[in-house]
Context: one part of a larger RNA
RNA sequence: UUUAGGAAGCUUGAGGAGUUCUCCCUUUAGUACGAGAGGAUUUAGGGGGACGGUCCGCUGGUGUUCCGGUUGUCCCGCCAGGGGCACAGCCGGGUAGCUAUGACCGGAACGGAUAAGCGCUGAAAGCAUCUAAGCGCGAAGCCCUCUCCAAUAUUAGGCUUCCCUGAGGCACGUUGAAGACGACGACGUUGAUAGGCCGGAUGUGUAAGUACAGUAAUGUGCUCAGCUAACCGGUACUAACCAGCCGACAGG
Numbered sequence: 001u002u003u004a005g006g007a008a009g010c011u012u013g014a015g016g017a018g019u020u021c022u023c024c025c026u027u028u029a030g031u032a033c034g035a036g037a038g039g040a041u042u043u044a045g046g047g048g049g050a051c052g053g054u055c056c057g058c059u060g061g062u063g064u065u066c067c068g069g070u071u072g073u074c075c076c077g078c079c080a081g082g083g084g085c086a087c088a089g090c091c092g093g094g095u096a097g098c099u100a101u102g103a104c105c106g107g108a109a110c111g112g113a114u115a116a117g118c119g120c121u122g123a124a125a126g127c128a129u130c131u132a133a134g135c136g137c138g139a140a141g142c143c144c145u146c147u148c149c150a151a152u153a154u155u156a157g158g159c160u161u162c163c164c165u166g167a168g169g170c171a172c173g174u175u176g177a178a179g180a181c182g183a184c185g186a187c188g189u190u191g192a193u194a195g196g197c198c199g200g201a202u203g204u205g206u207a208a209g210u211a212c213a214g215u216a217a218u219g220u221g222c223u224c225a226g227c228u229a230a231c232c233g234g235u236a237c238u239a240a241c242c243a244g245c246c247g248a249c250a251g252g
Stems, first nucleotide, its partner, number of pairs: 005163007015149004021049006033038001051106005059100004066093005071086006111143002117137004164251001168246003172188005193239003196235005203227002209222005
């Protein structure tokens, strides 16, 4: 820019891409077969490997924004209590998120047309012959089935609703399990979008202060305390204010 007015939403699927793996055990059955040794086709069921997809309840990892322990040194006048620096100083744990070594799921089945091959009927050629006419069976392969993309599929599709008394969009702002940036999603006071605050969960592991015991280090009580990120629920306290721009005139 177009798809013969302008929009929003939901779709059809021409076409394209992907997937397509494999082993073992039990049973049928020590059966068929075979002198024996050995030993099935088939049927039903079960368990794996690799690969792929999704996810984080479990097991773990990470988690330099959470908690604790601890060394040296400097600072907050000193004690106590803290802060800075030393690889995050070192060490022990750990929420959310992200994750695999963790969890779940997948390859299938049915059908269609076939390959090699196996057949039926059957002449040419009184026989024979799967083939010449005709008809069947038959593969991890082909089509379909399954997953994803998909109307610039220019044959540019379909449906619903809205607008021309302006639908809708952009921009701006608060932002997100969305993201390099664009894009995509939520919200903008008729509001829970983010922050804050309140409550909870989770993690850490019993704060500070004080009392008591002990010469003291330290221990014990108040105290399963104190603190607590990204999590859950709530709450307009703060910020989404007020404005702006594009877009019609009923459609050859």
This is a predicted structure of a 252-nucleotide part of an RNA (large-subunit ribosomal RNA, domain VI) from a Planctomycetota bacterium. Its Rfam family is "Bacterial large subunit ribosomal RNA". Its family is annotated with structural constituent of ribosome and ribosome in the Gene Ontology.